[in-house]
RNA sequence: GUACUCAUAGCUCACUUGGAAGAGCGUCAGACUACGGAUCUGAAGGUAAGGGGUUCAAAUCCUCUUGAGUACU
Numbered sequence: 001g002u003a004c005u006c007a008u009a010g011c012u013c014a015c016u017u018g019g020a021a022g023a024g025c026g027u028c029a030g031a032c033u034a035c036g037g038a039u040c041u042g043a044a045g046g047u048a049a050g051g052g053g054u055u056c057a058a059a060u061c062c063u064c065u066u067g068a069g070u071a072c073u
Base pairs, nucleotide, nucleotide: 001072002071003070004069005068006067007066010025011024012023013022019056027043028042029041030040031039049065050064051063052062053061
């Protein structure tokens, strides 16, 4: 340099072929306990990497940029 893959909650990842975002772990609060841990209940936390486009409607499709990875040269 070229091709391909990836970027979603603090972390690891779903959301299969456009109808609008969820799980586990973690954090916080409560219950339980002499106190913790474990367990149970609840809550907070996301302009879906960024810009533009298509569409009534985009995490999803197109395009550009940024970053990461793989292969080839």

Predicted 3D model of a 73-nucleotide RNA (transfer RNA) from Jakoba libera. NCBI's taxonomy places the organism under Eukaryota, Discoba, Jakobea, Jakobidae, Jakoba.